[in-house]
C1' cells in the first nucleotide's frame, strides 16, 4: 500500500416544556433514519448525568470524532413600523362620517307638446249666524206588567145581627178592579241639550293642500355623486393607556448542508 479478522465508535440530530439539574416519553423544527418494551399524579440517571431493559447490522471512513461558514427553526428582550381589539380623555367647526339648507353642476331614473314649471279665477278642506232633516242623550205623557191583612172600590159564599116572617143590614176570606209607588216598553206624541250628522241660505278667513276652468309655452320631480354654507350631544379621525399579531432591532441555542482537520489492534502478502 493491499486483503482478512477484529475493537472504540456509530446506527439521527435539534428547540421548546418538564426537572434541583441530565437524558427519554410530549409538542415543534429538521428531513428518511434497525427492531422490540415499558413510561405524566411518568421513566431513567446524578455533575464526564447528554436515557433503561431485550436483539441486531455497521465498523477506521460518504459513514466515527473536532473546529469553521451557512443557516431551516425555536427562547428572552426593547417597543421604532403595520394590524385588531378594548379603556379613559377631548379641541378645532371640522379631516371621515352623520344631519340640514342651497347650486341651476353631473349621473341614472320617471313624467311633460295628448302641454311643464309659473300666473289668474272659481270650488273644496277651516271658522261663524240662522234654518230644515236626521242622529244620540235627559226628562215626560201615552202604552203593558205588578200594585192595599186592616184604616181604597165592585161582587160578597159561608156565619153574624134586625125582624112572627117577607126582607133587610152590616160585612171576613175569596174573585175583579183601582190610587201612590215599583218595573218594562221605547213603536208614537211632547219638552229639552250638544266638541253630533247632513241639507239650504249668509257672512267670515284663505298660508298650505285637493279639484276644476282660462292662460303660459318647456320643463319639473326623486335618487346619487360634486362643490359651497350651516350644525354635530363623541361614531371615526386625535391624544394617553394595555392586549395579541405581522414585520424590524438586539441577545441566545440551533437541525439539514458546505469546507478543513484527526483517530485504532491483529495476521498475511
Nucleotide at each position: 500500500c493491499c486483503g482478512u479478522g477484529c475493537u472504540a465508535g456509530g446506527u439521527g440530530g435539534g428547540g421548546c416544556g418538564c426537572u434541583a439539574g441530565g437524558g427519554g416519553u410530549g409538542c415543534c423544527c429538521u428531513g428518511u433514519a434497525c427492531u422490540c418494551g415499558a413510561a405524566a399524579c411518568c421513566c431513567u440517571c446524578u455533575u464526564c448525568a447528554u436515557g433503561c431493559g431485550a436483539g441486531g447490522c455497521u465498523g477506521a471512513a460518504u459513514c466515527c470524532c473536532c473546529g469553521c461558514c451557512c443557516g431551516a427553526g425555536g427562547g428572552c428582550g426593547a417597543u421604532u413600523g403595520g394590524u385588531a381589539u378594548u379603556c379613559g380623555g377631548g379641541u378645532c367647526c371640522a379631516g371621515c362620517g352623520c344631519c340640514g339648507g342651497g347650486a341651476u353642476u353631473g349621473u341614472u331614473g320617471g313624467u311633460g307638446u295628448u302641454g311643464a314649471a309659473g300666473g289668474u279665477c272659481g270650488g273644496g278642506u277651516c271658522c261663524u249666524g240662522c234654518a230644515g232633516c236626521g242622529g244620540c242623550g235627559g226628562g215626560g205623557a201615552a202604552c203593558c206588567g205588578u200594585g192595599a191583612a186592616u184604616c181604597g172600590g165592585g161582587u160578597c159564599a159561608g156565619g153574624u145581627c134586625c125582624g112572627g116572617a117577607a126582607g133587610g143590614a152590616a160585612g171576613c176570606a175569596g174573585c175583579c178592579c183601582u190610587a201612590a209607588g215599583c218595573g218594562g216598553c221605547c213603536c208614537u206624541c211632547c219638552c229639552u241639550g250638544g266638541g253630533u250628522g247632513u241639507u239650504g241660505c249668509g257672512g267670515g278667513a284663505u298660508c298650505g293642500c285637493c279639484c276644476g276652468a282660462c292662460u303660459g309655452g318647456a320643463g319639473c320631480c326623486a335618487a346619487c355623486g360634486u362643490c359651497c354654507c350651516g350644525g354635530u350631544u363623541u361614531g371615526c379621525g386625535c391624544c394617553g393607556g394595555a392586549u395579541g399579531c405581522c414585520g424590524c432591532c438586539g441577545c441566545u441555542c440551533g437541525a439539514a448542508g458546505g469546507c478543513g482537520g484527526g483517530u485504532g489492534c491483529a495476521c498475511g502478502g